Lysine riboswitch aptamer from uncultured Acutalibacter sp., 166 nucleotides, folded computationally. Rfam family: Lysine riboswitch aptamer. About the family: Riboswitches are metabolite binding domains within certain messenger RNAs that serve as precision sensors for their corresponding targets. The organism belongs to Acutalibacter, within Bacteria.
RNA sequence: GAUAGAGGCGCGGAUGACAAGAGUACGGCUGCUGUAUUUCCCGGGCAUGGGAGGCAGACGGAAAGGGGAUUCCGCCGAGGCUGGGAGGCCUGUGCCUGGGCUCCCUUGCCGGGCUGUGGGAGAAAAUCUCACAGACUGUCGCCCUUUUUUGGGGCGGAGCGCUGUC
Numbered sequence: 001g002a003u004a005g006a007g008g009c010g011c012g013g014a015u016g017a018c019a020a021g022a023g024u025a026c027g028g029c030u031g032c033u034g035u036a037u038u039u040c041c042c043g044g045g046c047a048u049g050g051g052a053g054g055c056a057g058a059c060g061g062a063a064a065g066g067g068g069a070u071u072c073c074g075c076c077g078a079g080g081c082u083g084g085g086a087g088g089c090c091u092g093u094g095c096c097u098g099g100g101c102u103c104c105c106u107u108g109c110c111g112g113g114c115u116g117u118g119g120g121a122g123a124a125a126a127u128c129u130c131a132c133a134g135a136c137u138g139u140c141g142c143c144c145u146u147u148u149u150u151g152g153g154g155c156g157g158a159g160c161g162c163u164g165u166c
Stems, first nucleotide, its partner, number of pairs: 001166005008076001010075005018067001026060002029057005040051003043097006079110003083106003087102005111137002114134008139157007
């Protein structure tokens, strides 16, 4: 250098029963208020365009994002994330701005999953993510011990690692 592997609730993708979203948004009916010159609504500001909207009752009544059993696929920096940069789409229209989604480049961090606490996102006690802590687990190094075949214990490091073969 090439190649093949290992860690286990291992990583990611697709599918998706199902739960939740939610008896919510919304619809028509009834009643009340009210219909814009400024005031209200369409995230904020300026301008512009349009419009009603709001409340209550009974009746009817969704969806998206996110989660997810099952099965299949690709894999073991698998992959995930912080920061920065560029582009596209959405948010009535134009400008500024805020937010959301998506793709690419780059920087740095993380061996792995689990639990807890706090922050952010989220309808949520689901889930994702970040920080910290805890024990567990795999791997290598050092030390001690052992039945020296081998097993056990302690400390520490990081995947740019570890093991086998050529």